[in-house]
RNA sequence: GCUCGAGUAGCUCAGUGGUAGAGCAGUGGACUGAAAAUCCAAAGGUCGUUGGUUCAAUUCCAACUUUGAGCA
Numbered sequence: 001g002c003u004c005g006a007g008u009a010g011c012u013c014a015g016u017g018g019u020a021g022a023g024c025a026g027u028g029g030a031c032u033g034a035a036a037a038u039c040c041a042a043a044g045g046u047c048g049u050u051g052g053u054u055c056a057a058u059u060c061c062a063a064c065u066u067u068g069a070g071c072a
Base pairs, nucleotide, nucleotide: 001071002070003069004068005067006066007065010024011023012022013021018055027041028040029039030038048064049063050062051061052060
C1' cells in the first nucleotide's frame, strides 16, 4: 500500500429498517447473629464520527477514525 472483518451499558455480547436488550459487574432491598450464596427491584446507552437514502436508520450507502486478520 491492497483486501476483508469488528466498533452497541463499566466488561462480554445479542438485536440486520418501525419505542435498544441479556449475562456479569456496580447500587438499593429481602434473607442471616454477621457475611457469602440466593431472590427481588431500580439505575446505567447522544448504538465510533460526519454526511446520504428513507415517512422512519443501531440496521442500508459513502467518507473518516480506532482496532483485528490476511496479502505484498